[in-house]
The RNA shown here (Bacterial large signal recognition particle RNA) has 267 nucleotides and comes from an Acidimicrobiia bacterium. Rfam family: Bacterial large signal recognition particle RNA. From the family's description: The signal recognition particle (SRP) is a universally conserved ribonucleoprotein involved in the co-translational targeting of proteins to membranes. RNAcentral holds the sequence, with entries from ENA. Model confidence (mean pLDDT): 78 of 100. It is recorded under the gene name ffs.
C1' cells in the first nucleotide's frame, strides 16, 4: 500500500418556547435525512445528550475537533417611514352669538319710515245682562184610619111619641206638609258678555287724528369680530400599539477550509 472480517462512532442539525435544568413530541428555519411504540391536562431523564424495540453503515464524502460563511430565530435601541389608538389643539368646513356690504323680489307720493296724541287688545273694582243653585210671596194640584171642620146614609143612645143627641164610613173643605209652575223679589256661584262706568298700564301688536316727507321689508351671495370642540377635515407635535427600515448584541442550519481517529487475519 492492497484485500477480507470487525469495533468505537454515525444513521440529521438548529432557533424560540416549555422546564429547576437537559433531551424529545408539537411550532419555525435548514433541506432529504432508516423503520416501529408512547408523548401538551405532555413523555423520558438528573449531568446524561431523551426512553424502549428492530435494521443499515462503518475508520472516512460519511465519525470527531477548530476556523470561516451565513438562511433563520431571539433580544435591545432609534431624533427614521407607514398605519392604528387615546388625549390635546383649532388655521378650515359645518355649528352658535354679534355685525357690515348686498343681487333678485315685494311694497311705497293712491304716502314708506319716523315723531306725537287718543282708542282697542291686558289688569283691578263696581254695575248691568246671561246662566246654574238655594230661599220667599202669589198661583195650581195633592193632602188627616182616630186624636181637624162641615154634612153625616146605615147603625147606636135618650124619649110613649113628636123629636133630640153623639157620631163611623162616604162626600166636601182645610192643617202639618208634599209636588208643580215660573213671573216678581232676596242670597249665592260662574273658564259667561262685539255691554256700561271708574282706575291702572312695562313692552309688543292693532286702529284713528295731527306733523314730517322717501324710503321700508325680505334676502341669494360675499365679508368682519367673538365663541364652541358634538360632527367632518387637519395638526409642528404628545401617549400607547402594530408593521417596515437602520444599528448593536446573541444563538446559529446548510455549505467551505484545515486538522485528528482504530482492531484482527492474509498478500
Nucleotide at each position: 500500500c492492497c484485500g477480507u472480517g470487525c469495533u468505537a462512532g454515525g444513521u440529521g442539525g438548529g432557533g424560540a418556547g416549555c422546564u429547576c435544568g437537559u433531551g424529545g413530541u408539537g411550532c419555525c428555519c435548514u433541506g432529504u435525512a432508516c423503520c416501529c411504540c408512547a408523548a401538551a391536562u405532555c413523555c423520558a431523564c438528573g449531568u446524561a445528550u431523551g426512553g424502549g424495540g428492530g435494521g443499515c453503515u462503518g475508520a472516512a464524502c460519511u465519525c470527531c475537533c477548530g476556523c470561516c460563511c451565513g438562511a433563520g430565530g431571539c433580544c435591545c435601541g432609534g431624533a427614521c417611514c407607514g398605519c392604528g389608538u387615546c388625549a390635546c389643539g383649532c388655521a378650515c368646513g359645518a355649528c352658535c352669538c354679534g355685525u357690515g356690504c348686498g343681487a333678485a323680489g315685494g311694497u311705497g307720493u293712491c304716502g314708506a319710515g319716523g315723531a306725537u296724541c287718543g282708542g282697542g287688545u291686558c289688569c283691578u273694582g263696581c254695575g248691568c245682562a246671561a246662566u246654574g243653585g238655594g230661599g220667599u210671596a202669589c198661583c195650581c194640584g195633592c193632602a188627616a184610619a182616630c186624636c181637624g171642620a162641615g154634612u153625616c146614609a146605615g147603625g147606636u143612645c135618650c124619649g110613649g111619641a113628636a123629636g133630640g143627641a153623639a157620631g163611623c164610613a162616604g162626600c166636601u173643605c182645610u192643617c202639618c206638609g208634599c209636588g208643580g209652575a215660573u213671573c216678581g223679589c232676596c242670597c249665592u256661584g260662574u273658564g259667561u258678555g262685539c255691554c256700561g262706568c271708574a282706575g291702572g298700564g312695562a313692552a309688543g301688536c292693532u286702529u284713528g287724528g295731527u306733523c314730517u316727507g322717501a324710503g321700508c321689508c325680505c334676502g341669494a351671495g360675499c365679508g368682519c369680530g367673538g365663541g364652541a370642540a358634538c360632527c367632518g377635515a387637519c395638526g409642528u407635535g404628545g401617549u400607547c400599539g402594530c408593521g417596515g427600515c437602520c444599528g448593536a448584541g446573541u444563538c446559529g442550519a446548510c455549505g467551505g477550509c484545515g486538522g485528528g481517529u482504530g482492531c484482527a487475519c492474509g498478500g